[in-house]
Predicted 3D model of a 73-nucleotide RNA (transfer RNA) from a Candidatus Spechtbacterales bacterium. It matches the Rfam family "tRNA". Rfam classes the family as a transfer RNA. The organism belongs to Candidatus Spechtbacterales, within Bacteria. Its mean pLDDT, the model's own confidence on a scale to 100, is 80.
Parts: sequence; C1' cells; structure tokens
RNA sequence: GCGCCCGUAGUUCAGCGGAUAGAACGCAACCUUGCGGAGGUUGAGGUCGGAGGUUCGAGUCCUCCCGGGCGCG
Repeated sequence: GCGCCCGUAGUUCAGCGGAUAGAACGCAACCUUGCGGAGGUUGAGGUCGGAGGUUCGAGUCCUCCCGGGCGCG
C1' cells in the first nucleotide's frame, strides 16, 4: 500500500430500515441480616467511533475519515 472483519451502557454482547435502543455481569438505593455475603425489589447509566449521503424514516444501507484485528504484498 491492497483486501476482509470489528467499533452499540463501566465490561461482554444482542438488535428483518419502523413504536420509548435491549440482555447478562457490574454499579446505586431499599428489603432481608447482629455486620457482611447470598437472595429479593427498584433505579441510574448510551450524542449507537466521527462527518456527510440515500430514505417519509438509519444502530441497520452507501461514501470518506479515525481506532482495533486478520490476511496479502
């Protein structure tokens, strides 16, 4: 330099172009307990890597850029 894959919550990951973007773990509060853990209930937490484009509508499709991984030269 060329090709392919990945980037969504603190972490690991889901998410046929269509309703308020979800799960598990973690975190906080409360219940429980002599205190903690385990268990239970509730909750917070996301400019979906960035910028454009297509579309009535984009996490999803297209282009460029950034970051990571693999292969080729």